[in-house]
Context: one part of a larger RNA
RNA sequence: GAGCGAACGUUAGCGGCGGGCUUAACACACGCAAGUCGAACGAGAAAGGGUCCUUCGGGGCCUGAGUAAAGUGGCGCACGGGUGAGUAACACGUGGAUAAUCUACCCUUCGGUGGGGGACAACCACUGGAAACGGUGGCUAAUACCGCAUACGUCCCAGCGGUCUUCGGGCUGCUGGGAGAAAAGCUUCGGUUGCCGAGGGAUGAGUCCGCGGCCCAUCAGCUAGUUGGCGAGGUAAUGGCUCACCAAGGCUUAGACGGGUAGCUGGUCUGAGAGGAUGAUCAGCCACACUGGGACUGAGACACGGCCCAGACUCCUACGGGAGGCAGCAGUGGGGAAUAUUGGACAAUGGGCGAAAGCCUGAUCCAGCCACGCCGCGUGUGAUGAAGGCCUUCGGGUCGUAAAGCACUGUGGGGAGGGAAGAACACAAUGACGGUACCUCCUUAGCAAGCACCGGCUAACUCCGUGCCAGCAGCCGCGGUAAUACGGAGGGUGCUAACGUUGCUC
Numbered sequence: 001g002a003g004c005g006a007a008c009g010u011u012a013g014c015g016g017c018g019g020g021c022u023u024a025a026c027a028c029a030c031g032c033a034a035g036u037c038g039a040a041c042g043a044g045a046a047a048g049g050g051u052c053c054u055u056c057g058g059g060g061c062c063u064g065a066g067u068a069a070a071g072u073g074g075c076g077c078a079c080g081g082g083u084g085a086g087u088a089a090c091a092c093g094u095g096g097a098u099a100a101u102c103u104a105c106c107c108u109u110c111g112g113u114g115g116g117g118g119a120c121a122a123c124c125a126c127u128g129g130a131a132a133c134g135g136u137g138g139c140u141a142a143u144a145c146c147g148c149a150u151a152c153g154u155c156c157c158a159g160c161g162g163u164c165u166u167c168g169g170g171c172u173g174c175u176g177g178g179a180g181a182a183a184a185g186c187u188u189c190g191g192u193u194g195c196c197g198a199g200g201g202a203u204g205a206g207u208c209c210g211c212g213g214c215c216c217a218u219c220a221g222c223u224a225g226u227u228g229g230c231g232a233g234g235u236a237a238u239g240g241c242u243c244a245c246c247a248a249g250g251c252u253u254a255g256a257c258g259g260g261u262a263g264c265u266g267g268u269c270u271g272a273g274a275g276g277a278u279g280a281u282c283a284g285c286c287a288c289a290c291u292g293g294g295a296c297u298g299a300g301a302c303a304c305g306g307c308c309c310a311g312a313c314u315c316c317u318a319c320g321g322g323a324g325g326c327a328g329c330a331g332u333g334g335g336g337a338a339u340a341u342u343g344g345a346c347a348a349u350g351g352g353c354g355a356a357a358g359c360c361u362g363a364u365c366c367a368g369c370c371a372c373g374c375c376g377c378g379u380g381u382g383a384u385g386a387a388g389g390c391c392u393u394c395g396g397g398u399c400g401u402a403a404a405g406c407a408c409u410g411u412g413g414g415g416a417g418g419g420a421a422g423a424a425c426a427c428a429a430u431g432a433c434g435g436u437a438c439c440u441c442c443u444u445a446g447c448a449a450g451c452a453c454c455g456g457c458u459a460a461c462u463c464c465g466u467g468c469c470a471g472c473a474g475c476c477g478c479g480g481u482a483a484u485a486c487g488g489a490g491g492g493u494g495c496u497a498a499c500g501u502u503g504c505u506c
Stems, first nucleotide, its partner, number of pairs: 001506004006502005013377006019370002021335001026333003031329002035075003040072002048063006082288003092212007101205002106201008114148001116146002123138006154179011184193003214260003221251003226248004231243003263285004267278004290311005313324004341367001343366003349363001350361004380408001388399004412447001413443006422433001450495005455476003461490005471478002
């Protein structure tokens, strides 16, 4: 000098665009953050309104409504959002391999969708429990579940070829045998959306490898599933991934092993560069979801707002037993020098479900708070050198166009009127922001300047007070009676809605 997710002090007019718990991955009240489909299925209220009857207590019918809520079933909940604890590792970056693999929804191609069965919720009855939540019996539907038929592909076994190969096998053609599928809904009867088997694509993911990026040798030896083999299990898949047996190997001063620290990258800051430092916001990848472990479902999880077990903590309890997990958005306590609203809307973009209408969406888009940062604008224009302050060599000098006064202008502020784009989709309708931005008219110089410094470095000087005191200070150093260095005043210098100080990086 430059920079910052900054903090603190003094000061503070406006707007635009960004940013905002770096600390306790500390604990969390309350609300919301993942639902949707009646065009898969069975069942199905109430309040209210109308009308009739009435013993005036009430009851019937219609509507509300095939609505609400619940249930079976499908898809989603593995995305989106948060955090950086752990991790020195194929976690990340980059370049490869997969002849060792999987991929729901989507696109495309080929073939099929025949005929049956038995249940279980909901519901009803009885019943246990304080509750959470159940138990027994009975009824019932389906695109839920289970046999059967059929089999173009597919898979398995056997045989015969072609081609490639990492020599393990891969791809492909033919023959024989065996195994294995399905679900219907809507319809204007034209269709349309589904379902099953198989091939290809797209997308996403798994696994393996070369190379690259921290510190400590005051860590020098480490290792028994350890290293390799045969066989088996397991996985979508290779592999000590796991197991039985066999062998005795494997790594290491080119740093093994151990310890410390740390999410990695694109980038960011600085620097002429080389380099150094860093990894907030935005984007990619990874890991985690109270702590530890485990599997289930599923195309995909060992699953933030799923399940089970254990632990700590909090809450309820009738003491028998139960409930919970903000590192989602707001918000609270605590910690801290320090970091915001318990806001609006699905209008746009995107996501889930649905044929659609639509519903959901604290993703997102907006608004609120904060000079936290960058950028832009304003605080006006105007001598006869007034009064006053300060200094003075007493002549004057300076504050100084500064004030007053006069005239002008209206950015910001205030009032009134008009008023968007963002909105697409055959038409129509649809804007949270927002009566916002912007435009026109009116209004008054009226409401809008501070902070630090002035001994040298370093731009800027005098007076008074103090008297090694009080104090200043980044370094050198000032102060003990004329201090340009302390404190005040006048003046000046610098920057300016900021200016200084502190911390950190180059």
This is a predicted structure of a 506-nucleotide part of an RNA (small-subunit ribosomal RNA, 5' domain) from a metagenome.
It matches the Rfam family "Bacterial small subunit ribosomal RNA". Rfam links the family to the GO terms structural constituent of ribosome and ribosome.
RNAcentral holds the full RNA, with entries from SILVA.
The prediction has a mean pLDDT of 82.